Small-subunit ribosomal RNA, 5' domain from an uncultured bacterium, 483 nucleotides, folded computationally. Its Rfam family is "Bacterial small subunit ribosomal RNA". The full RNA is in RNAcentral, with records from ENA.
[in-house]
Context: one part of a larger RNA
RNA sequence: GAACGAACGCUGGCGGCAGGCCUAACACAUGCAAGUCGAGCGAGAAGGUUCUUUCGGGAACUGGAGAGCGGCGGACGGGUUAGUAACGCGUGGGAACGUGCCCUAAAGUCUGGGAUAACUAUUAGAAAUGAUAGCUAAUACCGGAUGGUCCCUUCGGGGUAAAGCUUUAGCGCUUUAGGAUCGGCCCGCGUUAGAUUAGGUAGUUGGUGAGGUAAUGGCUUACCAAGCCUACGAUCUAUAGCUGGUUUGAGAGGAUGAUCAGCAACACUGGAACUGAGACACGGUCCAGACUCCUACGGGAGGCAGCAGUGGGGAAUAUUGCGCAAUGGAGGAAACUCUGACGCAGCCAUGCCGCGUGAGUGAAGAAGGCCUUAGGGUUGUAAAACUCUUUCAACGGUGAAGAUGAUGACGGUAACCGUAGAAGAAGCACCGGCUAACUUCGUGCCAGCAGCCGCGGUAAUACGAAGGGUGCUAGCGUUGUUC
Numbered sequence: 001g002a003a004c005g006a007a008c009g010c011u012g013g014c015g016g017c018a019g020g021c022c023u024a025a026c027a028c029a030u031g032c033a034a035g036u037c038g039a040g041c042g043a044g045a046a047g048g049u050u051c052u053u054u055c056g057g058g059a060a061c062u063g064g065a066g067a068g069c070g071g072c073g074g075a076c077g078g079g080u081u082a083g084u085a086a087c088g089c090g091u092g093g094g095a096a097c098g099u100g101c102c103c104u105a106a107a108g109u110c111u112g113g114g115a116u117a118a119c120u121a122u123u124a125g126a127a128a129u130g131a132u133a134g135c136u137a138a139u140a141c142c143g144g145a146u147g148g149u150c151c152c153u154u155c156g157g158g159g160u161a162a163a164g165c166u167u168u169a170g171c172g173c174u175u176u177a178g179g180a181u182c183g184g185c186c187c188g189c190g191u192u193a194g195a196u197u198a199g200g201u202a203g204u205u206g207g208u209g210a211g212g213u214a215a216u217g218g219c220u221u222a223c224c225a226a227g228c229c230u231a232c233g234a235u236c237u238a239u240a241g242c243u244g245g246u247u248u249g250a251g252a253g254g255a256u257g258a259u260c261a262g263c264a265a266c267a268c269u270g271g272a273a274c275u276g277a278g279a280c281a282c283g284g285u286c287c288a289g290a291c292u293c294c295u296a297c298g299g300g301a302g303g304c305a306g307c308a309g310u311g312g313g314g315a316a317u318a319u320u321g322c323g324c325a326a327u328g329g330a331g332g333a334a335a336c337u338c339u340g341a342c343g344c345a346g347c348c349a350u351g352c353c354g355c356g357u358g359a360g361u362g363a364a365g366a367a368g369g370c371c372u373u374a375g376g377g378u379u380g381u382a383a384a385a386c387u388c389u390u391u392c393a394a395c396g397g398u399g400a401a402g403a404u405g406a407u408g409a410c411g412g413u414a415a416c417c418g419u420a421g422a423a424g425a426a427g428c429a430c431c432g433g434c435u436a437a438c439u440u441c442g443u444g445c446c447a448g449c450a451g452c453c454g455c456g457g458u459a460a461u462a463c464g465a466a467g468g469g470u471g472c473u474a475g476c477g478u479u480g481u482u483c
Base pairs, nucleotide, nucleotide: 001483002482003481004480006479007478008477009476010475013355014354015353016352017351018350019348020347021313026311027310028309030308031307032306035072036071037070040069041068047062048061049060050059051058052057079266080265081264088191089190090189091188092187093186094185097183098182102179103178104177105176106175107174108173109172110144111143112142113141119134120133121132122131123130124129148160150159151158152157164171165170192238193237194236199229200228201227204226205225206224207223208222209221210220211219241263242262243261244260245256246255247254248253268289269288270287271286272285291302292301293300294299319345321344322343323342327341328339329338330337331336358388359387360386361385368379369378370377371376392424394419395418396417397416398415402410427472428471429470430469431468432453433452434451438467439466440465441464442463448455449454
């Protein structure tokens, strides 16, 4: 000198664009953050209309809430960086794989069956949640048939599919092949420090058989062999998410990994599998643990490292806001519903950028202040005064784009027009040398200053104040960190 997710002190007018728990991966009240489909299915509350009535009600039609079965989605999106020194990441290759939805092509979609939730009845329980009996549907479940360039095969053969809805437009379903996308796996190279860590390793290293997986493989297992890694640093310990990038620097290099983007890992702690195309699953399940809450003491419930918000920690980091109008996502044929993703608004000089706090004229060099050799000098064209202007802010009016037909949270916002009036808007640090900027008074090794050298013990340009000056400016200084 530059930089910062900064903090602190003094000060503070406006706007645009960004950024905002770096600490306790500490604990969390409350609300919201993942639903959707009646064009898969049965049943159906309230309400409405008509008829009837013994005025209690009943019947028919309509209606479609809230549940249930079923499908798709909840593996995305959002958060965090604890762990991880690793094929985790980066880069370049590879072969033994999978892939819902989407696209292309071919073929098919025949015929049967038995259940079950909802519901009704009874019943256990404080609750959470159940139990028993009965009834019912399906694109839920299960047979039979057929079938292929499908699978297995000892080449004889064997195995194996489907689901309907409908407004008749279509949407689906099954099988096979291919594509696209995404993912799993393997390898070369690169990836912090320590030797005051020198030996480490028995599924360990390799082989064969078997099992397992979508797939290769000690991935697992039986047997056999005794290997494998290591001074080019194994093992151990400490630290750490990695990268594109960011920052500094002429570069080489150093430091760093906030925001944004890619990848990984995690979801109270530890473990496990289920479902599924995909998870060993943040707002799913089970077990154990710690913690918190409810309880009728028998038993239950919970997981903000989602968005807000609270306590705590800390030098320190925001609203329990508006909207699905846009973009994107899930479901749906669609209308649409959901979406704290997202779009916006609020708070904060946290940063960057822009603008303003007036302009011109104005010497009697006014008054006052300060200094003075008492003559004067300086503040200083500075003020006053005169002549103007009106950015921004204020007030009044008009009023968007963002939305291809409709639909605008932002928002009566931006912008434009008009009105009034210099009116509403300047501070901070420094002035001994380094280093731009000096005098007076007070103090008297005191009080104090200080980045280094050093100032202060009675004439202090170094402390404190004043006048003056220098620098930067809605900021200025200090502290911290990096180069």